[in-house]
C1' cells in the first nucleotide's frame, strides 16, 4: 500500500428491512433463610462514529475510527 472479516447491555452471544432489539452470566430491589449460598418474582442497562436509501435500518449503501487475518 492492496484485499477480506469483525464492532449489539458490565461480560459473552442471537436477531428474514417491520411488535417495545432477545438470551445466558453479572448488577439493583423484594420474598424466602438466624445468616450466607441456592431458589422465586421484578427492575435498570445495549446496536462504534457521521451521512444516505426507505413509510420503516442492528440489517442495505457511502465515508471514517478501532481490532484481527491474508498478500505485497
Nucleotide at each position: 500500500c492492496g484485499g477480506g472479516g469483525c464492532a449489539u447491555a458490565g461480560u459473552g452471544a442471537a436477531a428474514u428491512g417491520g411488535c417495545u432489539c432477545u438470551c445466558a452470566c453479572g448488577c439493583g430491589u423484594g420474598c424466602u433463610u438466624u445468616g450466607g449460598g441456592a431458589g422465586c418474582a421484578u427492575g435498570a442497562a445495549u446496536u462504534c462514529c457521521g451521512g444516505g436509501u426507505u413509510c420503516g435500518a442492528u440489517u442495505c449503501c457511502c465515508g471514517g475510527u478501532g481490532c484481527c487475518c491474508c498478500g505485497a

Transfer RNA from an uncultured Elusimicrobia bacterium, 72 nucleotides, folded computationally. The prediction has a mean pLDDT of 80. Its Rfam family is "tRNA". By type it is a transfer RNA. Rfam's curators write: Transfer RNA (tRNA) molecules are approximately 80 nucleotides in length.